[in-house]
Record summary: A computed fold for a 96-nucleotide RNA from Onishia niordana, annotated as TPP riboswitch aptamer (THI element). Its Rfam family is "TPP riboswitch aptamer (THI element)". From the family's description: Vitamin B(1) in its active form thiamin pyrophosphate (TPP) is an essential coenzyme that is synthesised by coupling of pyrimidine and thiazole moieties in bacteria.
RNA sequence: UACUGACGACAGGGGCGCCGGCAAGUCGCCGGCUGAGAGGCACCCUUCGAACCUGAUCCGGAUAAUGCCGGCGGAGGGAGUCGUGUGGUAGAUGCU
Numbered sequence: 001u002a003c004u005g006a007c008g009a010c011a012g013g014g015g016c017g018c019c020g021g022c023a024a025g026u027c028g029c030c031g032g033c034u035g036a037g038a039g040g041c042a043c044c045c046u047u048c049g050a051a052c053c054u055g056a057u058c059c060g061g062a063u064a065a066u067g068c069c070g071g072c073g074g075a076g077g078g079a080g081u082c083g084u085g086u087g088g089u090a091g092a093u094g095c096u
Stems, first nucleotide, its partner, number of pairs: 001090004006084005011046004016040001017033006052077003058071004
């Protein structure tokens, strides 16, 4: 000097399903399952990007049921700036 990890600030992106009961004119309410998160000023992710979307009314397995698990996926998309500190890597220069 360059790249980058961690942390912080602000900003941005994203998902919110399945089942049971109640209520029901509407906004729904309570409980169960998985999960970081099932509308929380929460959670996750921000290019070394699987957060999330398309494919997908997909395929295989499991379940009370569901992207519940796996495949798909070395497929395609997808949202960032600054600072702290000297953590890491590489190079240059100086000294020995």
Lineage of the source: Bacteria > Pseudomonadati > Pseudomonadota > Gammaproteobacteria > Onishia.